[in-house]
RNA sequence: ACAGUUCUUCGGGGUAUGUGUGAUUCAUAACCGACGGUGAGCAGAGGCUGACGCACUCUGUAAGUCCGUGAGCUGCAUUUUGCAGCCGAGCCGGUGGGAUUCCGGCACCGACGGUACAGUCCGGAUGGGAGAAGAAUGCA
Repeated sequence: ACAGUUCUUCGGGGUAUGUGUGAUUCAUAACCGACGGUGAGCAGAGGCUGACGCACUCUGUAAGUCCGUGAGCUGCAUUUUGCAGCCGAGCCGGUGGGAUUCCGGCACCGACGGUACAGUCCGGAUGGGAGAAGAAUGCA
């Protein structure tokens, strides 16, 4: 220092107006973006260079729509747990050796139950959770 095991902590954001008996549900205009990965951007350090600087190295950070995961739903089984299935959405242009990630533009998406039709309200949920950090133990 690594695997494994145990424990602790952390682990999701978002509304105004109008109509109406009644809507954060309709209309109009706004707003939001879980976790891991990838990543040409950005920052720091190093290296190289006389200097400008860099297809160099390391570290950190960087995608709602790419690759996966989680939540959620359905079925089976069920104390817990588990197994199987379902599970949203991006194009155009620019730069370039290389971009679905950068820049510009215009789009699009969002479980279940409740209720005037809900990504934003209330509820299951003081729950669960991908995972993150730390501690202990620990073979050779």
The prediction has a mean pLDDT of 81. FMN riboswitch aptamer (RFN element), 140 nucleotides, folded computationally. Its Rfam family is "FMN riboswitch aptamer (RFN element)". Gene Ontology term of the family: FMN binding. About the family: The RFN element is a highly conserved domain that is found frequently in the 5'-untranslated regions of prokaryotic mRNAs that encode for flavin mononucleotide (FMN) biosynthesis and transport proteins. This element is a metabolite-dependent riboswitch that directly binds FMN in the absence of proteins. In Bacillus subtilis, the riboswitch most likely controls gene expression by causing premature transcription termination within the 5' untranslated region of the ribDEAHT operon and precluding access to the ribosome-binding site of ypaA mRNA.The FMN riboswitch structure, reported in present an FMN-bound six-stem junction, adopts a butterfly-like scaffold, stapled together by opposingly directed but nearly identically folded peripheral domains. The model forms 100% of the base pairs in the Rfam consensus. It was read from a public genome assembly, where an Rfam model found it.